[in-house]
The RNA shown here (Bacterial RNase P class A) has 354 nucleotides and comes from a Lachnospiraceae bacterium.
Rfam family: Bacterial RNase P class A. Its family is annotated with ribonuclease P activity, tRNA processing and dimeric ribonuclease P complex in the Gene Ontology. Rfam classes the family as a ribozyme.
Model confidence (mean pLDDT): 76 of 100.
């Protein structure tokens, strides 16, 4: 100095005047709206939309379904160890692939239980024999046919009887050896995936494909805040059909188990208010313990809770920012996809200079 890897922060700030919504506090009355539960009206203080608030992919908190099994089927996950409430999520490690490198990516158990697919080209892709070699016959002696051997060497191919070198052979081949590969089994290392050291065996179980079916290990109730509870107010039932050997609940079936009603079809009454609803598996410093994820301990903080839906605007100052992506509706841990700009940390390469 310049190209890059991996991480973290910020997404405006301070002060002022008006406006908006809720909280706490005082204060309030034949008040205003309403049939009534109920809300609304005043002073004073503090809060008020993201890093994804999006997607609704994953999993939990919570709430109902009365209460609780077993089985089959279905769904997920899929290398080994941790962390978490849990997760297909994170952190470490191992095998593989990319990168000169810091790093970075995984379709990461199983094709040796079994089924199937593998187009076109090629002689064969259920393991063959097109071209060629070599041996032996006929023969127009230039070749051309015919029978045996062969699969090293040339095509096709993504793969063609393990791979290369060297012996041997008519010619060739694990046919024989030396390395690699594979299959067994052992010892060392490691909690483990897995590594590295020997020793046997010419070795097939024949290439690929499980994000094919499948086969193995784990794992897994459903519906959802329009869930559910509570107050006020108002209502109309009728018909038909199964009915305890029978309907209903229990995520599909099936066994079980529980309840005594239930199915289906016209019709009518209400649709007003509250709670849930924000204090959390919460966040910030500091320490301890761990390679990290993460977890103890101590101290601080209280940061939106709307219901046709507030969270806003002018001014003026600031190293950069209202400009990109973009706006809460039970809550929380993730992942996943868009996205200006600024500002910090370690590392790695390449050029120069000391």
């Nucleotide at each position: 100095u310049g190209a890059g890897u991996a991480g973290c922060a910020c997404a405006g700030a301070u002060g002022a005047u008006c406006g908006c919504a809720g909280c706490u506090g005082c204060a309030a009355g034949u008040g205003u709206c309403g049939a009534a539960a109920g809300a609304c009206c005043g002073c004073a203080g503090g809060u008020g939309a993201g890093g994804a608030a999006a997607g609704u992919c994953c999993g939990a908190g919570c709430u109902u379904c009365a209460c609780a099994g077993g089985g089959c089927a279905g769904a997920a996950u899929g290398c080994c160890g941790g962390a978490u409430a849990a997760c297909g999520u994170c952190c470490g490690g191992u095998a593989g692939a990319g990168g000169c490198g810091a790093c970075u990516c995984u379709c990461a158990g199983g094709c040796u239980a079994g089924u199937g697919c593998a187009a076109c080209a090629g002689a064969a892709a259920u393991a063959a024999a097109c071209c060629g070699c070599c041996c032996g016959g006929a023969u127009a002696c230039a070749u051309u046919c015919c029978g045996g051997g062969u699969a090293a060497g040339g095509g096709u191919g993504g793969a063609a009887a393990g791979g290369c070198g060297a012996g041997g052979u008519a010619a060739g081949a694990g046919c024989u050896c030396a390395c690699c590969g594979c299959c067994a089994g052992a010892c060392u290392g490691g909690u483990a995936a897995c590594a590295g050291u020997g020793u046997g065996g010419g070795c097939a179980c024949a290439u690929g494909u499980a994000a094919a079916c499948c086969c193995c290990a784990u794992u897994c109730g459903a519906a959802g805040c329009a869930a559910g509870a509570c107050c006020g107010a108002a209502u109309a039932g009728a018909a038909a059909g199964c009915u305890a050997u029978a309907c209903g609940g229990c995520g599909g079936c099936c066994c079980g188990u529980c309840g005594u009603g239930c199915u289906u079809u016209c019709g009518g009454g209400u649709a007003g208010g509250u709670c849930g609803c924000u204090u959390g598996a919460a966040c910030c410093u500091g320490u301890c313990g761990g390679u990290a994820a993460c977890g103890g301990c101590a101290g601080g903080u209280c940061u939106a809770g709307a219901u046709a839906g507030a969270u806003g605007a002018u001014c003026a100052u600031c190293c950069a920012a209202c400009g990109a992506c973009a706006g809460a509706a039970c809550u929380c841990g993730g992942c996943u996809u868009a996205u200006c700009g600024u500002g910090c940390u370690a590392c790695u390469c390449a050029u120069u200079u000391a």